RNA sequence: CCUGGACUAGGGCACCCUCGCCGCAAGGCGGGUCCGCAAAGCCACGGGACUCCAUCGGAGUUCGCCGGGCUACCCAG
Numbered sequence: 001c002c003u004g005g006a007c008u009a010g011g012g013c014a015c016c017c018u019c020g021c022c023g024c025a026a027g028g029c030g031g032g033u034c035c036g037c038a039a040a041g042c043c044a045c046g047g048g049a050c051u052c053c054a055u056c057g058g059a060g061u062u063c064g065c066c067g068g069g070c071u072a073c074c075c076a077g
Base pairs, nucleotide, nucleotide: 002077003076004075005074012037013036017032018031019030020029021028022027035064041070042069043068045067046066047065048062049061050060051059052058053057
């Protein structure tokens, strides 16, 4: 450096639900919770799904839907 995630160790994140706040909404943030995750770290670039306005079309949400990009602990080869 590349590949892998069986073995090892320290750990990490936190679904649904719930409470509070923000938002027209999808949804987001914080506390509790802990289904799961070897990138469930980050990115809205492509696709999908969702929300709002609506004539074309536009504005947004979702990275724990998929793909891709960037970065990374440990161990093994």